[in-house]
A computed fold for a 75-nucleotide RNA from a Mollicutes bacterium, annotated as c-di-GMP-I riboswitch aptamer. Lineage of the source: Bacteria > Bacillati > Mycoplasmatota > Mollicutes.

RNA sequence: UCCAGCUAAGGCCAAACCGGAAGCGAUUCCGGGACGGAAAACUAUAGGGUCUCACAGAGACAGCCAGCUGCGUAA
Numbered sequence: 001u002c003c004a005g006c007u008a009a010g011g012c013c014a015a016a017c018c019g020g021a022a023g024c025g026a027u028u029c030c031g032g033g034a035c036g037g038a039a040a041a042c043u044a045u046a047g048g049g050u051c052u053c054a055c056a057g058a059g060a061c062a063g064c065c066a067g068c069u070g071c072g073u074a075a
Stems, first nucleotide, its partner, number of pairs: 012037002017032006035063001042067002047065002049061005
């Protein structure tokens, strides 16, 4: 210098639930909150899967699997 990388550090995100708002709905956003997470960043018929509906078809979920990218003490 490079690779790798915990159970570390610096930090980061944030479940359920509660309040408000939007939507037919799945669900989403804001605030509180913290179950958890080494990617809980990103990617949605241009991977699979699940869910919704006003079921032609359109839409939602990335904290389901998957793909892809990034920080990083020690061995």
It matches the Rfam family "c-di-GMP-I riboswitch aptamer". Its family is annotated with cyclic-di-GMP binding in the Gene Ontology. The model forms 94% of the base pairs in the Rfam consensus. Model confidence (mean pLDDT): 78 of 100.